[in-house]
Context: one part of a larger RNA
RNA sequence: GCCUACGAGUUACCGUUACUGGCAAGGAUAAGGUCUUCAGGACUGGAUCCGAAGCGAAAGCGAGUCUGAAUAGGGCGUAUAGUCAGUAGUGGUAGACGCGAAACCUUGUGAUCUACCCUUGGGCAGGUUGAAGCUGUGGUAACACACAGUGGAGGACCGAACCGAUAAGCGUUGAAAAGCUUCCGGAUGACUUGAGGGUAGGGGUGAAAGGCCAAUCAAACUAGGAAAUAGCUCGUACUCCCCGAAAUGCAUUUAGGUGCAGCGUUGAGUUAAGUUUAAUAGAGGUAGAGCUACUGAUAGGGCUAGGGGGCUUCACCGCCUACCAACCCCUGACAAACUCCGAAUGCUAUUAAAUGUUUCUCAGCAGUGAGGGCGUGGGUGCUAAGGUCCACGUCCGAGAGGGAAAGAACCCAGACCAUCAGCUAAGGUCCCAAAAUAUAUACUAAGUUGUUAAAACGAGGUCGAACUGCUUUGACAGCUAGGAUGUUGGCUUGGAAGCAGCCAUUCAUUUAAAGAGUGCGUAACAGCUCACUAGUCGAGCGGUACGGCAUGGAUAAUAAUCGGGCAUUAAGUAUAUUACCGAAGCUAUGGAUUGCAGUUUACUGCAGUGGUAGGGGAGCAUUCUAUAGGCGCUGAAGCUGAGUUGCGAGACUUGGUGGAGCGUAUAGAAAAGCAAAUGUAGGC
Numbered sequence: 001g002c003c004u005a006c007g008a009g010u011u012a013c014c015g016u017u018a019c020u021g022g023c024a025a026g027g028a029u030a031a032g033g034u035c036u037u038c039a040g041g042a043c044u045g046g047a048u049c050c051g052a053a054g055c056g057a058a059a060g061c062g063a064g065u066c067u068g069a070a071u072a073g074g075g076c077g078u079a080u081a082g083u084c085a086g087u088a089g090u091g092g093u094a095g096a097c098g099c100g101a102a103a104c105c106u107u108g109u110g111a112u113c114u115a116c117c118c119u120u121g122g123g124c125a126g127g128u129u130g131a132a133g134c135u136g137u138g139g140u141a142a143c144a145c146a147c148a149g150u151g152g153a154g155g156a157c158c159g160a161a162c163c164g165a166u167a168a169g170c171g172u173u174g175a176a177a178a179g180c181u182u183c184c185g186g187a188u189g190a191c192u193u194g195a196g197g198g199u200a201g202g203g204g205u206g207a208a209a210g211g212c213c214a215a216u217c218a219a220a221c222u223a224g225g226a227a228a229u230a231g232c233u234c235g236u237a238c239u240c241c242c243c244g245a246a247a248u249g250c251a252u253u254u255a256g257g258u259g260c261a262g263c264g265u266u267g268a269g270u271u272a273a274g275u276u277u278a279a280u281a282g283a284g285g286u287a288g289a290g291c292u293a294c295u296g297a298u299a300g301g302g303c304u305a306g307g308g309g310g311c312u313u314c315a316c317c318g319c320c321u322a323c324c325a326a327c328c329c330c331u332g333a334c335a336a337a338c339u340c341c342g343a344a345u346g347c348u349a350u351u352a353a354a355u356g357u358u359u360c361u362c363a364g365c366a367g368u369g370a371g372g373g374c375g376u377g378g379g380u381g382c383u384a385a386g387g388u389c390c391a392c393g394u395c396c397g398a399g400a401g402g403g404a405a406a407g408a409a410c411c412c413a414g415a416c417c418a419u420c421a422g423c424u425a426a427g428g429u430c431c432c433a434a435a436a437u438a439u440a441u442a443c444u445a446a447g448u449u450g451u452u453a454a455a456a457c458g459a460g461g462u463c464g465a466a467c468u469g470c471u472u473u474g475a476c477a478g479c480u481a482g483g484a485u486g487u488u489g490g491c492u493u494g495g496a497a498g499c500a501g502c503c504a505u506u507c508a509u510u511u512a513a514a515g516a517g518u519g520c521g522u523a524a525c526a527g528c529u530c531a532c533u534a535g536u537c538g539a540g541c542g543g544u545a546c547g548g549c550a551u552g553g554a555u556a557a558u559a560a561u562c563g564g565g566c567a568u569u570a571a572g573u574a575u576a577u578u579a580c581c582g583a584a585g586c587u588a589u590g591g592a593u594u595g596c597a598g599u600u601u602a603c604u605g606c607a608g609u610g611g612u613a614g615g616g617g618a619g620c621a622u623u624c625u626a627u628a629g630g631c632g633c634u635g636a637a638g639c640u641g642a643g644u645u646g647c648g649a650g651a652c653u654u655g656g657u658g659g660a661g662c663g664u665a666u667a668g669a670a671a672a673g674c675a676a677a678u679g680u681a682g683g684c
C1' cells in the first nucleotide's frame, strides 16, 4: 500500500417549539393497593403538578393593583385555553459525536544499571630512575661540608594485564538500541575490582554535565482520581428532490473563540407594502469651477506707505537707491481641514405604469463573523507592490462550458437528461486545428510584426497631406570661365597687404559679375576657395511645421523560438465589406421533475430545475419484534456468471455452486450504511 472485519450525534431526566391524539375551564395522576392469562394489562389511588387573576418589598387589596396628597399621570395586568401522552427538531445536566495531550494529585514499586557512602576481600608482567637515612674516607677547634658505597622513597618514568576513550575510518533496516580496526590516556594510586549492606521521587546522589537513580530524568516507574481538560488538529459512513448564505457592524483579558444584529431556510399570519421605470417637488455642498467673495498660500510688472543702505547736515529739512516691501492697479495661477458659485448620480416624498408577495411580523433550525481578484472614487505608501485601509459595482469563493498556447476571479456565457440536428457569442478561418491561401485600397523591408516589455533623446528611412520660395525671360546639382581697380582703406603693430585686433557715411570706379571680403593658408606677402556673374545642360528644385509606418537607444543566465511550423503586393499593419467556423448560450425533437394557474382529476399552459456551509422534503438498504399470509432437499441462505427493471440508493428473473433454512405485506424498535481519523485487528 491493498483486501476483509470493526470504527464516531447515543441514552436518562428536565425545558422549549411543531405535528398527531384524548379530555377540556379544566387536564393528569405518582408511589402504593386489588384482580388477572404471570406477562402485559384492567380497576383503584386526588398526595401532588399545571391552568382558570393580577398587582405590590410587604401588610394587603383585587379586574384591578402599585407609586402618590391626589379622583392626576405613569408601571404591570384585565378583552380567556389549557392539560396529558406519543413522535420529531433543538437547548440544559450528565464523558454527551469519536480519537488525541503536555501535565496535576493520591497509594505503592525500584540503588541486580548507575551516583555516593559503609563493612569485608582480591589485583597490578617486566624494565628504569635512585630521595631521606646509614657506613667508610677526607675535612672542621667542634659542627658544617665533600666524595665513595649502602639504601630503596615517589598522587616518579617506560610499558602488558586491568581501567579508560584522543584521532580517523568502517558500521548507520549494524554482528552490536553505542560496536569493530588502527593510533591514543592512566597503569602503587584522589587506582581498580568481587561479595554483603545503606541513601527514594520535589526525594536521593552528584571532584557539578541538570549528570545519574534498571535502554526512561528540568522531577523515575506502577496502579488509581479518569472517559482530567483541550476556544486546538484530524475524522464522522446510503440515494434523490427544493431553496441557498457569510467572511460585515457593535462588544468582548477580545482578535483563528463567543454574544447580539445583518445575510439563509422552514412553518404560520396580517396588511398594503417591496422592487423597477417615468414625471414632479424637495434637502444637500461632492466633481468641476472660482477667489478685489472670505481664510490662507502665490509668480511678474506698475504705483507707492513703511524699513534698510548711501550722500548732505551741528541738527531739522532734503536728495538718491539694479535692496526688503504693506494697501491699491494690470497679467498669471493654488487649497482634504477655503467657497461668491455648483452639477451628474444617490437619498426622501407624491402621482402613474409594470411586477405579483419578492415587503413586514411571529415561531423552529442554522451556518458565517480569516475573504480574494478586477473596474471605478479616495486615504496611506514612492500617483511602488500579487502592499495596505475604506466606498460603489462585479465575479471567484459556492460556477461547469467556449476563448485568452497553458491559467480561481480577464472576454463570452449561467450546465435537469438524451440526440452522429440547426443558429450564434467572445474569438477565429495557410498547416498542426473546425472555418476565406476571401474581396477592395493603402502602408511597412524592420521577420518590425504575427495575442506587446520600454522611455527621454537621435536620424536626408519611407509614405501622406498643408503652407511657402525659385523655375523654359532656363531654376537646383554638376562642368567651363571670370571673381577686377583706387587699395597694402584708416588705425594699431616688428609686420597686419580681404582674412590677430580696433574704426567706419564697409565708400567709389570698371563691369555680365566681383564683399574694403565666407573659409583654408603665409612671419608678412603669395597661393587655394566662397559669395556674385556668364556659358553649357534642360524640368522640376529648395524651406517650414504636422501625421502614418518603420529605425537607433535595446544588457541575463537551455543555442533559440510569434503556442509551433512558418509567413513579405503576408498568413504583418490600417480602413471597409461579404461568407463561414465556433459553447453545456438559443432553437428543434423526446423524456424527467418543482412551483403556480386552469380544467375533463390526469392532463394542459406558464415559469423554473449550477451550487460549498446550511435549512427543508421524499425514499432505498441492514438486524430484530408483532400480526397476517407464504416459500424451501422436486434444493433455503450464502458465493459466482448472465439478463430485465428503477432518476437513484436498489430490486427482480435465471444458469452454476451450495446443502437447511428464508422471504413478502403492514406496523414497531435500532449496536442501522465507511474511503479517508500518520484509525484498530488479521491476511497478503
Stems, first nucleotide, its partner, number of pairs: 001684006011094013026050003032044005054061002064076004097235002100232001104225003108221002115199009124189001126158003129154001133150006162186003167182004201217001203213003238619006248261005262368002264365006273358001274355009288341001289339002295335002299331004304325001306324002308321004371396010401412003416591004421587003427581003430565003436578001438577006449567002457552002461549004466544005478536005484509003489503003515530001519528002592609008620673001622670007630662002638657008
Model confidence (mean pLDDT): 85 of 100.
A computed fold for a 684-nucleotide part of an RNA from Luteibaculum oceani, annotated as large-subunit ribosomal RNA, domain II.
NCBI's taxonomy places the organism under Bacteria, Pseudomonadati, Flavobacteriia, Luteibaculaceae, Luteibaculum.